The RNA shown here (Bacterial small signal recognition particle RNA) has 97 nucleotides and comes from a Phycisphaerales bacterium. A source record names the gene ffs. Model confidence (mean pLDDT): 77 of 100. Taxonomically the source falls in Phycisphaerales (Bacteria, Pseudomonadati, Planctomycetota, Phycisphaerae).

[in-house]
RNA sequence: GGUCGGGCCCGGUGCACGGAGGGCCCGUGAACCUGGUCAGGGCUUGACCGCAGCAGCCAUAAGCGGCGUCACCCGGGGCAGCGGUGUCCUGGCCGCC
Numbered sequence: 001g002g003u004c005g006g007g008c009c010c011g012g013u014g015c016a017c018g019g020a021g022g023g024c025c026c027g028u029g030a031a032c033c034u035g036g037u038c039a040g041g042g043c044u045u046g047a048c049c050g051c052a053g054c055a056g057c058c059a060u061a062a063g064c065g066g067c068g069u070c071a072c073c074c075g076g077g078g079c080a081g082c083g084g085u086g087u088c089c090u091g092g093c094c095g096c097c
Base pairs, nucleotide, nucleotide: 001094002093003092004091005090006089007088008086009084010083011082013080014079015078017075018074019073022070023069024068025066026065027064028063034059035058036057037056042051043050
């Protein structure tokens, strides 16, 4: 000096991880100010019928919860490939003086 590697550094990809918001799903969810059904009781009636309707039950809105799920975004560290550069560190081999 050349060449082949390793380390460090840089770039990017993937995986896992964490975070925010969102969709879907599940759950929960209203004294009255939601809906349905409305015992009892009430109103009406001579009575039947009828009317409104509390509790209860059912459903649901907003909201809340989900180590449910989906895609997307962000994050720095980790792991695994890929690529790059270096008056940087280092090993092997070859050549020259």

It matches the Rfam family "Bacterial small signal recognition particle RNA". About the family: The signal recognition particle (SRP) is a universally conserved ribonucleoprotein involved in the co-translational targeting of proteins to membranes. RNAcentral holds the sequence, with entries from ENA.